[in-house]
Predicted 3D model of a 501-nucleotide part of an RNA (large-subunit ribosomal RNA, domain I) from Thalassoglobus neptunius.

Context: one part of a larger RNA
């Protein structure tokens, strides 16, 4: 100095466990905010900080209910000091208080004659609109893709969009949108590369339709070159087998309703409440284990309890519950809602459709490129009208453009309630079982690690050593583990014995 064994050291693997998590279903709710939010800052306790709670009425205050024996939240054990069966503590509802900052406002700005009303700011996706990349493919790159994505921006709902044909077929028809199958990677588009990529039909979901402009009637104010002309209100009227107006003529009191209050009962939600059935014996530190003998089940889903517990505890199935508040809400009340023939030619959305140049959008990159939208410049008709059927004409067929509204089916989870789960298990599941903390950064930001004594602190009284708050060794406890505390691998270190050199 090597090897081997054995005992400890050091480290924390590994097992096991779960307070955190992640995902799905199914429901609620989908917003808070000048009555000052979200989000901080300060303060508030017998008692120093941190953390929940709360606001100078301050770990709370007043009333309805609930519930019944202890209670002054935690971190944290003592102490002081009080409250509770004249019902505290706690749960729920409903009210009072609510400092400062912050949209932060003794402002600004929009309607209104005033009086008074609104709006600002914040929020997870999810929607709508205006703006919009680049890596990236293309085996390089430029049209192209990546993508109208990411990002930025406005501004809305609980859902947004969209919507009652100037559709969409094809010679026969359908019948507003939306969403999923499908049709289909098909037609087509394409340096026809790389890629992009429809629509109808068909089959489901859920179904719903309607106002207005105009012509005409009435009126009311401006203004008139007295012909009228604008502007406001009512009434009248909304269509495409054209409809309305007007002028006759018949006919009639149906039908249905998405709006707003009011309202019953129902039901639901926000606390709760009952809820069956077990004892011995033996191991054992402990029975919930064994072994014997009952017993409950519309309850053998969980979970705790000194181990595997249907009867020991919470719970579970079933049942029942509301003073308040919310929400669902028929009748009824009220408002609103039809019509046939004939004539007549009055209305039927104008700087609009069309057209031309340029450009955007459709799956369609300019193309035969039509629909659609938008600049610039032109610029009609009004039913014997117009516009589509992918250049374009002709036949034909569809439909009625320049006004507006419309539930549901769709899409989403910041939350909040119920349940699951061939999800995780502490280098895993979020970044966070401790935390957006400690911690770095001027700053915008970036951002950890850290779980487990033991059934119960019984957390080791008292003795000894000593270099005296450390350790160590008796002694109690205790199954066992001593707080650097389950279990306790492996590198590494040491000690002690054996062989080898």
């Nucleotide at each position: 100095g090597g090897c081997a064994c054995a005992u400890g050291g050091g480290g924390g693997a590994u097992g096991u466990c779960u307070u955190g998590g992640c995902g799905u279903u199914g429901g609620u709710a989908g917003g808070c905010g000048a009555u000052g939010a979200a989000g901080g800052g300060c303060g508030u306790g017998g008692a120093a900080g941190g953390c929940u709670g709360c606001g100078a009425a301050a770990u709370g205050c007043u009333u309805g209910g609930g519930g019944g024996a202890g209670c002054c939240g935690u971190c944290a054990a003592a102490c002081a000091g009080g409250c509770g069966u004249u019902g505290a503590u706690c749960c729920c509802g409903a009210g009072a208080u609510u400092c400062c900052c912050g949209a932060a406002u003794u402002a600004a700005c929009c309607c209104g004659a005033a009086a008074g009303g609104g709006u600002g700011g914040c929020u997870a996706a999810c929607g709508u609109g205006g703006g919009g990349a680049a890596c990236u493919g293309a085996a390089a790159c430029a049209u192209c893709u990546a993508a109208g994505u990411a990002c930025c921006c406005a501004c809305a709902g609980g859902a947004a969009g969209a919507g009652a044909a100037a559709g969409a077929a094809a010679u026969u028809u359908c019948g507003a949108c939306u969403c999923c199958c499908u049709g289909a990677g098909u037609a087509g588009c394409g340096g026809c590369g790389a890629g992009c990529g429809a629509a109808a039909a068909g089959g489901g979901a859920c179904u719903a339709g309607c106002c207005c402009a105009a012509a005409c009637c009435g009126u009311g104010u401006g203004c008139u070159a007295c012909g009228g002309c604008a502007c406001g209100c009512g009434g009248g009227g909304u269509u495409g087998u054209g409809g309305g107006a007007c002028c006759g003529a018949c006919a009639a009191c149906a039908u249905g309703c998405a709006u707003u209050g009011u309202g019953a009962a129902u039901u639901g939600c926000u606390a709760g409440a009952g809820g069956a059935a077990u004892c011995c014996g033996u191991u054992g530190g402990a029975a919930c284990a064994c072994g014997g003998a009952g017993u409950g089940a519309c309850a053998c889903a969980g979970g705790g309890u000194g181990a595997g517990a249907g009867c020991c505890c919470c719970g579970u199935a079933c049942u029942c519950g509301a003073a308040a508040g919310c929400a669902u809400g028929a009748a009824g009340c009220a408002g609103c809602u039809a019509g046939u023939c004939g004539g007549c030619a009055c209305c039927c959305g104008a700087g609009u459709a069309g057209g031309a140049c340029c450009g955007g959008u459709c799956a369609c990159g300019u193309g035969a490129a039509a629909c659609c939208c938008g600049g610039u410049c032109u610029g009609a008709a009004u039913c014997u009208a117009g516009g589509a059927g992918g250049c374009c004409c002709a036949u034909c067929u569809c439909c009625u453009a320049a006004g507006g509204c419309u539930a549901a089916g769709u899409a989403c989870u910041c939350a909040c309630c119920a349940a699951c789960g061939a999800c995780c298990g502490a280098u895993a599941g979020u970044g966070a079982a401790a935390a957006g903390u400690a911690g770095c950064g001027c700053g915008a930001g970036c951002g950890a690690a850290a779980g487990a004594u033991g059934a119960a602190a019984a957390g080791a009284a008292c003795c000894c050593c000593u270099u005296u708050u450390a350790g160590g060794g008796g002694a109690g406890g205790g199954a066992a583990a001593g707080a650097a505390c389950c279990u306790g691998a492996a590198a590494c270190c040491a000690u002690g014995u054996g062989c080898c050199u």